[in-house]
Predicted 3D model of RNase P RNA and transfer RNA as a complex of 459 nucleotides.
The prediction has a mean pLDDT of 79.
RNA sequence: GGAGUCGGCCAGGCGGCCGCGGCGCCGUUUCGCGGUGUCGAGGAAAGUCCGGACUCCACAGGGCAGGGUGGUCGGUAACACCGACCCGGGGCGACCCGCGGGAAAGUGCCACAGAGAACAAACCGCCACCGCGUGCGGUGGUAAGGGUGAAACGGUGGUGUAAGAGACCACCAGCGGCCGGAGCGAUCCGGUCGGCUCGGUAAACCCCACCCGGAGCAAGGUCAAGACGGGGGCGCGUGCGCCCCCAGCGCGGACGUUCGAGGGCUGCCCGCCCGAGGUUCGCGGGUAGACCGCACCGAGGCCGCCGGCAACGGCGGUCCCAGACGGAUGGCCGUCCGGUCCGCGAGGACCGACAGAAUCCGGCUUAUCGGCCGACUCCCUCU
RNA sequence: GCACCUGUAGCUCAGUGGAAAGAGCAUCGGACUUCUAAUCCGACGGCCGCAGGUUCGAAUCCUGCCAGGUGCACCA
Numbered sequence: 001g002g003a004g005u006c007g008g009c010c011a012g013g014c015g016g017c018c019g020c021g022g023c024g025c026c027g028u029u030u031c032g033c034g035g036u037g038u039c040g041a042g043g044a045a046a047g048u049c050c051g052g053a054c055u056c057c058a059c060a061g062g063g064c065a066g067g068g069u070g071g072u073c074g075g076u077a078a079c080a081c082c083g084a085c086c087c088g089g090g091g092c093g094a095c096c097c098g099c100g101g102g103a104a105a106g107u108g109c110c111a112c113a114g115a116g117a118a119c120a121a122a123c124c125g126c127c128a129c130c131g132c133g134u135g136c137g138g139u140g141g142u143a144a145g146g147g148u149g150a151a152a153c154g155g156u157g158g159u160g161u162a163a164g165a166g167a168c169c170a171c172c173a174g175c176g177g178c179c180g181g182a183g184c185g186a187u188c189c190g191g192u193c194g195g196c197u198c199g200g201u202a203a204a205c206c207c208c209a210c211c212c213g214g215a216g217c218a219a220g221g222u223c224a225a226g227a228c229g230g231g232g233g234c235g236c237g238u239g240c241g242c243c244c245c246c247a248g249c250g251c252g253g254a255c256g257u258u259c260g261a262g263g264g265c266u267g268c269c270c271g272c273c274c275g276a277g278g279u280u281c282g283c284g285g286g287u288a289g290a291c292c293g294c295a296c297c298g299a300g301g302c303c304g305c306c307g308g309c310a311a312c313g314g315c316g317g318u319c320c321c322a323g324a325c326g327g328a329u330g331g332c333c334g335u336c337c338g339g340u341c342c343g344c345g346a347g348g349a350c351c352g353a354c355a356g357a358a359u360c361c362g363g364c365u366u367a368u369c370g371g372c373c374g375a376c377u378c379c380c381u382c383u
Numbered sequence: 384g385c386a387c388c389u390g391u392a393g394c395u396c397a398g399u400g401g402a403a404a405g406a407g408c409a410u411c412g413g414a415c416u417u418c419u420a421a422u423c424c425g426a427c428g429g430c431c432g433c434a435g436g437u438u439c440g441a442a443u444c445c446u447g448c449c450a451g452g453u454g455c456a457c458c459a
Base pairs, nucleotide, nucleotide: 001379002378003377004376005375006374007373008372009371010370012336013335014334015333016332017331018330020040021039022038023037024036025035026034027033028032042354046365047364049363050362051361052360053359054216055215056214057213061270062269063268064267066212067211068210069209070208071085072084073083074082075081086100087098088097089096090095101207102206106205107204108201109200110199123146124145125142126141127140128139129138130137131136132135154172155171156170157169158168159167173197174196175194176193177192178191179190180189181188182187220292221291222290223289229246230245231244232243233242234241235240236239249284250283251282252281253280254279255278262274263273264272285458286457287456294326300319301318302317303316304315305314306313307312337352338351339350340349341348342347384455385454386453387452388451389450390449393408394407395406396405401439410426411425412424413423414422432448433447434446435445436444
């Protein structure tokens, strides 16, 4: 100097003016207005794909079914996330990728081609015998060679044989058993024995290990408003008035009222609980309001020290940090930065990625202009 | 906001891991008819929403996106 790998960070900067929302304070008080201070989008606020907090359903029980996860060890509130390591694959390398348990439990499937697709088999070939019309046919042996296929039942050399073959032998590769060593473990290393040579597929059923109750802030709680009932008592003018109690929108159908319908938000059985103006279906009516949940105390941010390879944890200090009518977070000017275009030039014009909170957190995935920083690898050159 | 469904020819839909992916309607051409309709014959038309992965092989299985659609308030 060139090429590359990994990680972290920013998300146009500064100043001025005007405006919007929340909260505090002050003033004025006719519910409001004015002033002032302070805070005011994101790394993904997104997809809603996982995991939790929180709330209600019986504090949620047992079995089957069902769903999920899947190398090992850790981290965490938890996870399908993260870290380190192992194994396999890729790259000269930094490094990257892997839904990475079991196919030697069982079942299924493997189209077409091919002789044969999973107790192997025999089309061509090779060999032996027989036949004859002497290069063919038949019978048998064989699996080394050819051919088919995504995939054809270890490889090389030798012995052997009619030809051959783990049939046998040596070495290599793989698998399995046993023993020893290292490691918490996945696993790795070494020795020995066994000719054991065993196809793929579990993102097919299935088996193994572990995990999982359901619903979701339209959860749920408090209070209004509206539209509409039943029963009892008293009074009298017998259909009106007053008072009290109970329910909860009305009408109709079906089922059912303790021998119980139905419900407890995925199915079945058991068990438990609720359950009678009850449940369910249909038709219709009313309100579409306020407050809490919910927005300053959290698995919270920042800084430092300590433990750990790391993910992360512990301790100390410090800060308070968006929030709805579920509707604020913007605009203009100047200047700088970056980009595009025009101009010979001074300069001028335009643009500023993806996107945008909605109960709150931890992740994953997807979208994203441009730029900064750090660590590392390979190649070339010079000293 | 939450929960869920669907995507195959112009339209409505079938489709069991092995097809050159089908059917009906529509469109076009031909036959029949004096002409039209109906009927008959034939043809055209598909990146199976998109992209990765598993598998020898994917419309089908898995994952991630994209598009469209549906339902859910309260009356104590």